The RNA shown here (transfer RNA) has 71 nucleotides and comes from a Candidatus Pacearchaeota archaeon.
This record gives sequence, structure tokens and C1' cells, in this order.
RNA sequence: GGCCUCGUAGGCUAAUGGUAGACCGGCACGUUUACACCGUGCACGCGGAGGUUCGAUUCCUCCCGGGGCCA
Repeated sequence: GGCCUCGUAGGCUAAUGGUAGACCGGCACGUUUACACCGUGCACGCGGAGGUUCGAUUCCUCCCGGGGCCA
């Protein structure tokens, strides 16, 4: 330098064009003398910028970052 692949919540991971979910974790409440367990609820997320589209996490381009292959 070229090619491939990945990037979604604090962690891990779904969603192949139509209002982003699950699990673990966190917080609040209930329960308890108290803690834990358990139950209910809440908060937090699509790497960045453009493009296509009525509509983009999804498709296209560039950039950034991780991994791999070739030279």
C1' cells in the first nucleotide's frame, strides 16, 4: 500500500429497509429486624460525516478504530 471482516447499553449479544430487544450488571420500590434471594418498575445504546429512500442499525461512499490475509 491492497483486500477481507468486525464496530449496537457498563459487559456480552439479537435485529438483512418500517417506532432497537434479550441476558448479566446498575438504581428505586416491595419483601426482611437487617442483609441476601426473589418480585415489580426505571435509566443507559446503533463509531463519525455524507448519499439513496416516504422511511436507514440495515443499502452505497469516505473517514476513524479493532482483527486477519497478501505484498

Source information:
The coordinates come from a structure-prediction model, not an experiment, and the mean pLDDT is 81. Its Rfam family is "tRNA". The family's RNA type in Rfam is transfer RNA.